[in-house]
RNA sequence: AGGCAUAUAGCUCAGUGGUUAGAGCGUUACGUUGACAUCGUAAAGGUCGUAGGUUCGACUCCUAUUAUGCCUACCA
Numbered sequence: 001a002g003g004c005a006u007a008u009a010g011c012u013c014a015g016u017g018g019u020u021a022g023a024g025c026g027u028u029a030c031g032u033u034g035a036c037a038u039c040g041u042a043a044a045g046g047u048c049g050u051a052g053g054u055u056c057g058a059c060u061c062c063u064a065u066u067a068u069g070c071c072u073a074c075c076a
Stems, first nucleotide, its partner, number of pairs: 001072007010025004018056001027043005049065005
């Protein structure tokens, strides 16, 4: 320098155009216990990396860009 992949909740991830974006773990509260643990119930937690475009409608499609990882090439 070129190419590919990834970016969604605190963490790990699902969701590939259509009502209000989800799961597990974690956190908080309550119940259970003499008290913990476990278990159960509920809650909080999201500019879907950023910007623009297409569309009646975009996490999803297109373009650019940022970050991370991998591969190739060049220099040394």

Predicted 3D model of a 76-nucleotide RNA (transfer RNA) from an uncultured bacterium. Rfam family: tRNA. By type it is a transfer RNA. Model confidence (mean pLDDT): 81 of 100. It was read from a public genome assembly.